RNA sequence: GCACUCAUAGUUUAAUGGAUAGAACACAGGAUUGCGGAUCCUGUAAUCUAGGUUCAAUUCCUAGUGGGUGCA
Numbered sequence: 001g002c003a004c005u006c007a008u009a010g011u012u013u014a015a016u017g018g019a020u021a022g023a024a025c026a027c028a029g030g031a032u033u034g035c036g037g038a039u040c041c042u043g044u045a046a047u048c049u050a051g052g053u054u055c056a057a058u059u060c061c062u063a064g065u066g067g068g069u070g071c072a
Stems, first nucleotide, its partner, number of pairs: 001071007010025004018055001027043005048064005
C1' cells in the first nucleotide's frame, strides 16, 4: 500500500428493512434478614462518525475513524 472482517448499555452480547433496540452480569432503590450474603421485585443506561437510498435503516450503499486477520 491492497483485501477481508468487526464496532450496540460500565461489561458480555441478541436483533434477515417495520419490536417501546431485547437479554445476562454489574449499578441504584425496595422486599426479605437481628446484620450481611443469597433470593425476589422495580428502575437507570446503548446502535463509532458524516453523508446517501427508502414511506421506514442497528440492518443496504459511500467515505472516514478505531480494533483484528491475510497478502505485498